[in-house]
This record gives sequence, C1' cells and structure tokens, in this order.
RNA sequence: GGGGUUAUGGGGUAACCUGGUUAGCCUACGAGCUUUGGGAGCUUGUGAUCCCGGUUCAAAUCCGGGUAACCCCA
Repeated sequence: GGGGUUAUGGGGUAACCUGGUUAGCCUACGAGCUUUGGGAGCUUGUGAUCCCGGUUCAAAUCCGGGUAACCCCA
C1' cells in the first nucleotide's frame, strides 16, 4: 500500500442478507414482595445501534466517506 471480517445498554448476545410492532433475550444494577437475617425465588424499573453524510414516507439494516480492533496479501 491492497483486500476481508467486526463495531448494538455496565458485560454478553439476537434482529442486518429480504428497510416497517415500543430494538428482543441473558446478566448486572435500583425498588418492592417473601425470610429472624442473608441467599435463592417472584414482580417491576433503569440503560444501547462506532462517527459523519446520502437515499427513502420510514434506516441498527441500503449507499458513500471516516475511526477503531482483528486477520490475510504485498
């Protein structure tokens, strides 16, 4: 220098190919119930689409550019 893969709550992971429900699930954390207390269990709540731009009625998803990590070639 060229090519490929990946980026979503504090952590992990689905949805992306084929655009359309309030972005789902697990965990963590807060509150409540339960218990003598703790733990476990149950209920409930908090919090996310790497950045910029474009297309579209509508973008996590499609397109362009960029950043970061990893891999391959040189």
Notes: The RNA shown here (transfer RNA) has 74 nucleotides and comes from a Candidatus Pacearchaeota archaeon. Rfam family: tRNA. It is annotated as a transfer RNA. The prediction has a mean pLDDT of 80.